Molecule: c-di-GMP-I riboswitch aptamer
Organism: Syntrophomonadaceae bacterium
RNA sequence: UCUUGAUAAAAGCAAACUCAUCGAAAGGCGAGGACGCAAAGCUACGGGUCUAAGACCGAAAAGGUUAUGACAGCCGGGUUGCCGAG
Numbered sequence: 001u002c003u004u005g006a007u008a009a010a011a012g013c014a015a016a017c018u019c020a021u022c023g024a025a026a027g028g029c030g031a032g033g034a035c036g037c038a039a040a041g042c043u044a045c046g047g048g049u050c051u052a053a054g055a056c057c058g059a060a061a062a063g064g065u066u067a068u069g070a071c072a073g074c075c076g077g078g079u080u081g082c083c084g085a086g
Base pairs, nucleotide, nucleotide: 002086003085004084005083012037013036017032018031019030021028022027035073041079042078043077045076046075047074048071049070050069054066055065056064057063
């Protein structure tokens, strides 16, 4: 440097749920908590998914459309990295 995650060791992250808080919502953040994770570190670049405040359609209500809002623990890509084995 490349390939790889059988075994082992040392560390790491933390789903659901609960509480608090921010947000229109999706969701975020903190504490508790562990379903899982070898990149479950980082990055919205491609696809996908969620939400729809505002805007638009509608006489209006209902309803619909829409991301400029989100998701990296949906799949790819990019990038950085611990330990072991070859």